[in-house]
RNA sequence: CCAUCAUCAAGACCGACUGAGGGACAGGCCCGUUAAGCUCAAUGCUUGGGACGUCGGGGCAACCACACACAAGUGUAAGGUGCCAAAUCCUGCGCAGAGACACUAAGUGUCCGCGGAAGAUGACAG
Numbered sequence: 001c002c003a004u005c006a007u008c009a010a011g012a013c014c015g016a017c018u019g020a021g022g023g024a025c026a027g028g029c030c031c032g033u034u035a036a037g038c039u040c041a042a043u044g045c046u047u048g049g050g051a052c053g054u055c056g057g058g059g060c061a062a063c064c065a066c067a068c069a070c071a072a073g074u075g076u077a078a079g080g081u082g083c084c085a086a087a088u089c090c091u092g093c094g095c096a097g098a099g100a101c102a103c104u105a106a107g108u109g110u111c112c113g114c115g116g117a118a119g120a121u122g123a124c125a126g
Stems, first nucleotide, its partner, number of pairs: 001126001004123005013057005021031003025092004034048005039042001058084003063080002065076004088118001093115003097112001099111005
């Protein structure tokens, strides 16, 4: 990198460093890019805050693992991964209406359902 299979609405945060982006992609939406003060008046100082990320610690979970069991399954958490804002944050393509709401009606839009795509994680093969 790629094939297959399984899962994806549950769960789990502190410290140090860093400092303007981040949430895969696109759109939406969200988190964050600082607030107050001082005098010596400038690349200044003080106090507090700062997403993502890195490191350390902590935790969650239970795919692999391990124990029991013929098995289904139950349990454990030393180990290999993973994860710790928001449902994979939502939507993206297709199908359905018997629904709810809005627009007078036709019809349209939004919400709700199922499947797929894409993505993430694991196991296994190449």
A computed fold for a 126-nucleotide RNA, annotated as SAM riboswitch aptamer (S box leader).